The RNA shown here (transfer RNA) has 71 nucleotides and comes from a Myxococcales bacterium. RNAcentral records the identical sequence in 2 taxa. RNAcentral holds the sequence, with entries from ENA.
[in-house]
RNA sequence: GGGUUCCUAGCUCCAAGGCGGAGCAGCCGGCUCUUAACCGGUAGGGCGAGGUUCGAUUCCUCGGGAGCCCA
Repeated sequence: GGGUUCCUAGCUCCAAGGCGGAGCAGCCGGCUCUUAACCGGUAGGGCGAGGUUCGAUUCCUCGGGAGCCCA
């Protein structure tokens, strides 16, 4: 330099043009003499800028970052 995939919660990842979810972690409570385990509840997120659309996290373009392959 070329090709390609990806960017979503604190972490690992789903899903998806019309309320964004799970596991673990966090917080509150229950249980227990206490801790752990277990049970219930709760908070928390779309890399940036444009475009398309009635509506964009999702589609398109540009930019930023990361992985892989080739040179």
The coordinates come from a structure-prediction model, not an experiment, and the mean pLDDT is 81.